[in-house]
Context: one part of a larger RNA
RNA sequence: CCCCUGUUAAGGAACUCGGCAAACUGACCGCGUAACUUCGGGAGAAGCGGUGCCCUGCGUAGCGUGAGGGUAAAACUAUCUGAGCGCGAAGGGGUUGCAAAGAAAUGGCCCAGGCGACUGUUUACCAAAAACACAGGUCCCUGCUAAGUCGAAAGACGACGUAUAGGGGCUGACACCUGCCCAGUGCCGGAAGGUUAAGGGGAAAGGUUAGGUCGAAAGGCCGAAGCUUUGAACUUAAGCCCCGGUAAACGGCGGCCGUAACUAUAACGGUCCUAAGGUAGCGAAAUUCCUUGUCGGGUAAGUUCCGACCUGCACGAAAGGUGUAACGAUCUGGGCGCUGUCUCGAUGGGGGGCUCG
Repeated sequence: CCCCUGUUAAGGAACUCGGCAAACUGACCGCGUAACUUCGGGAGAAGCGGUGCCCUGCGUAGCGUGAGGGUAAAACUAUCUGAGCGCGAAGGGGUUGCAAAGAAAUGGCCCAGGCGACUGUUUACCAAAAACACAGGUCCCUGCUAAGUCGAAAGACGACGUAUAGGGGCUGACACCUGCCCAGUGCCGGAAGGUUAAGGGGAAAGGUUAGGUCGAAAGGCCGAAGCUUUGAACUUAAGCCCCGGUAAACGGCGGCCGUAACUAUAACGGUCCUAAGGUAGCGAAAUUCCUUGUCGGGUAAGUUCCGACCUGCACGAAAGGUGUAACGAUCUGGGCGCUGUCUCGAUGGGGGGCUCG
């Protein structure tokens, strides 16, 4: 000097990102217990008191069990009594110590807010959470050789199930609700028209040349059948175009100007654009840049916190909106108690280090 551990005057969070760590609390019995609430809870809320030993009294009152005995009865049975054993208060009186749940073990509490309803699950070895799951809600698919999934296939799961079933997506208890837009994309339905493949079809054309023809020759031109190559019209499905529907499908949900007898503001008007221009509710928020917004509360002093306001850079309704009792090793702010966290250190015990052997 380090580690583990005990104590500490006065103060008591002044420490620190933050009460991290430590301390306080603690068992049992009695009293008592708020807001709120889904009437179950909250609740061990909070808060307060008691606790040893002796006597009263062989451990009492009482409770349990019940050997045995009595009465009634023909019997079943009913009823009374009751030793022993087990459990065991309350009250009164006395008494010891610094201290009686005498050691060990054994909740600190309260207020307010965010998130998630809850119990659960998770990054084996840096994250336990507000993430995942969840019951509940809703949409879509699936009529059974089901849809879906695994598998070149056979086959299997689904399911020895059958729409109150099975699969998939989103949301996530409960309460109150969930607005407008189908123009785009997707999905579903439609079939008149347009477009559209292979196939069918074979108009027409090319190549080849028996032959014909021109030429003195070389060679040129024409050219049947056959073979061969190309191939128009016409015919023809889904799809696409087209016509509708659909947002708890993917998604989206405006701008400018003017106007009221102080001012300010604009219920009101005009205009442009759009598929439609954000409804209810909430709002400087886990979302607010400007921003430590402004006002109020709490503090002597508050970039955090709580309540409001609304100018929402860039909330908003199942990628759900707003609330919510209970719950949480969750996150945030405050308070009481308590403390070596600190003022600011000190000291004891144990183990290392170090020195010598």